[in-house]
RNA sequence: GGAGUCGGCCAGACAGUCGCCGCUGACAUUGAUCUCGAUCGAUGUCAGGGGAGGAAAGUCCGGGCUCCAUAGGGCAGGGUGCCAGGUAACGCCUGGGCGGCGCGAGCCGACGGAAAGUGCAGCAGAGAGCAGACCGCCUACGUCUCCUUCGGGAGGCCGGCAAGGGUGAAAGGGUGCGGUAAGAGCGCACCGCACGGCUGGUAACAGCGCGUGGCAUGGUAAACCCCACCCGGAGCAAGACCAAAUAGGAACCCGAUGGCGUGGCCCGCGCCGGGUUCGGGUAGGUUGCUUGAGGGUCGCGGUGACGCGACCCCUAGAUGAAUGACUGUCCCCGACAGAACCCGGCUUACCGGCCGACUCCCCCU
RNA sequence: GCGCCCGUAGCUCAGUUGGAUAGAGUGUUGGCCUCCGAAGCCAAAGGUCGCAGGUUCGAAUCCUGCCGGGCGCG
Numbered sequence: 001g002g003a004g005u006c007g008g009c010c011a012g013a014c015a016g017u018c019g020c021c022g023c024u025g026a027c028a029u030u031g032a033u034c035u036c037g038a039u040c041g042a043u044g045u046c047a048g049g050g051g052a053g054g055a056a057a058g059u060c061c062g063g064g065c066u067c068c069a070u071a072g073g074g075c076a077g078g079g080u081g082c083c084a085g086g087u088a089a090c091g092c093c094u095g096g097g098c099g100g101c102g103c104g105a106g107c108c109g110a111c112g113g114a115a116a117g118u119g120c121a122g123c124a125g126a127g128a129g130c131a132g133a134c135c136g137c138c139u140a141c142g143u144c145u146c147c148u149u150c151g152g153g154a155g156g157c158c159g160g161c162a163a164g165g166g167u168g169a170a171a172g173g174g175u176g177c178g179g180u181a182a183g184a185g186c187g188c189a190c191c192g193c194a195c196g197g198c199u200g201g202u203a204a205c206a207g208c209g210c211g212u213g214g215c216a217u218g219g220u221a222a223a224c225c226c227c228a229c230c231c232g233g234a235g236c237a238a239g240a241c242c243a244a245a246u247a248g249g250a251a252c253c254c255g256a257u258g259g260c261g262u263g264g265c266c267c268g269c270g271c272c273g274g275g276u277u278c279g280g281g282u283a284g285g286u287u288g289c290u291u292g293a294g295g296g297u298c299g300c301g302g303u304g305a306c307g308c309g310a311c312c313c314c315u316a317g318a319u320g321a322a323u324g325a326c327u328g329u330c331c332c333c334g335a336c337a338g339a340a341c342c343c344g345g346c347u348u349a350c351c352g353g354c355c356g357a358c359u360c361c362c363c364c365u
Numbered sequence: 366g367c368g369c370c371c372g373u374a375g376c377u378c379a380g381u382u383g384g385a386u387a388g389a390g391u392g393u394u395g396g397c398c399u400c401c402g403a404a405g406c407c408a409a410a411g412g413u414c415g416c417a418g419g420u421u422c423g424a425a426u427c428c429u430g431c432c433g434g435g436c437g438c439g
C1' cells in the first nucleotide's frame, strides 16, 4: 500500500420564525364541595422544560401484567432436540464437542434415535432389502459329443464365482499378499468399522502399539413413529372504577344424571335456571399508561454470556391519534423508515461514515 | 389485537398420500373450409408453479424465512 474478518458507535449540523402533543409553575375566567377560604376540576394566556427507531416493521418465538381456580389431574394437540452454562423465560445468547467451508483472522450447521415397529424408493437394471447373475470369468468334480501327433484340445449340459464390465442416487468394507479351476474375509498384514475395556474430560466427546469379532447393522424420521424435556386459555377492545341502560313485558322450547362460567375433550373447581324470537331502550368518562428484568460510570467475580456492589441520571404517552412547515448558512447533499400496555430476542429493510482488535499478500528498512 | 386462507400459461382453474414430458377450457398464431367472414376441423407456440434457501436420489407438493392479495372475530 492492497484485500479481508470480527466487535462497537453515528444516522445531516447550526440559527431564527410560526405551529402541534404531554408535564410543571404563575395569572385570569368559571364549576363543584364544605369545616367559608381553602381543596379538586374545566377553559384561556404567558413562562420553563420534554417530544420516535436501530430497526418503532414482520407479528416469528419467549416473558411480565390482567381476568378466568391458586391453573390442578388425564387424553388429544403443539413445540424443542450434540453437551455444559447464562437468563424472568426462550426456538435467544455464551463456551465447548463433532461435521463442513476458507491459506488465515474467522464463518456456517433442524446436529437425538434407522440392531422397537410400520411405510417409501418412479425409470433403468440380472438383482432395491434376511438381494442378485445380463455381459463376463472357470472346466477342478460329474456327464455327453467331436478332433487327436494319445500328452491333450474344442464345444455342450449340470454346475461354480462375484474379481472385472454394465444399470442406478444407492449393489452388503478398502489396499496388498497368499490362496484357487476361477474366485471370495476363504486366510493373513495394514487401514476402516462394531462391541467391550482403560485413560482424560462435569458432559458432549477424544485418545489408546488394549481385548474380542471377519464385518453383522445400506438410505429416508423437514414419512408415520420412538425417546427426553417443555407448553392451561385469552388478550390493554385484557381488566378496574364512576355513571346511564339492560326496565315493565309477550310467545315458544329445554330443564337439575341439567345449564352457565371463552380451555379441543373428560374429570375437577366456581355459580344457579337457561335458550330463541318479538317489542322497547342506550352515553360515555376516568384509569390501566409508562420508573423499568431501565440506562451510565467505576470496582469485584467469571474464558465468556452474565452476576454482585457503590454512585449518578429520568429519557414520548396520544385516543381521529402530536414531533411539522418556512427562511438562512455550511458540508461528504442525507438510506430504510413513524411509538399505541411493556420488555428480552429472532428475522427482514437500509445511502453512507467513524473507531477498535485481528488475518493474508506485496514493497521498503 | 387475534385467527385463517390463497398465489400454477394472457384469463379461469385442475394437479399438493413427493416420481421426472406440469395439464384442461378459453384466448393467441398458422393452415383447411368459404366468393368473403363467423362457426367448425387440424396443428403450433406460450410456464423462473409468488421469491429465496434447505431436506431428499428426486420438490408445484415437505420444512424455514420473506413478498403480494383476501377473509373472519372482538
Base pairs, nucleotide, nucleotide: 001361002360003359004358005357006356007355008354009353010352012330013329014328015327016326017325018324020051021050023048024047025046026045027044028043029042030041031040032039033038034037053336057347058346060345061344062343063342064341065235066234067233068232072267073266074265075264077231078230079229080228081227082096083095084094085093086092097111098109099108100107101106112226113225117224118223119220120219134165135164136161137160138159142157143156144155145154146153147152173191174190175189176188177187178186192215193213194212195211196210197208198207199206200205239287240286241285242284249278250277251276252275253274254273258272259271260270261269294313295312296311297310298309299308300307301306331334366438367437368436369435370434371433372432375391376390377389378388384422393409394408395407396406397405415431416430417429418428419427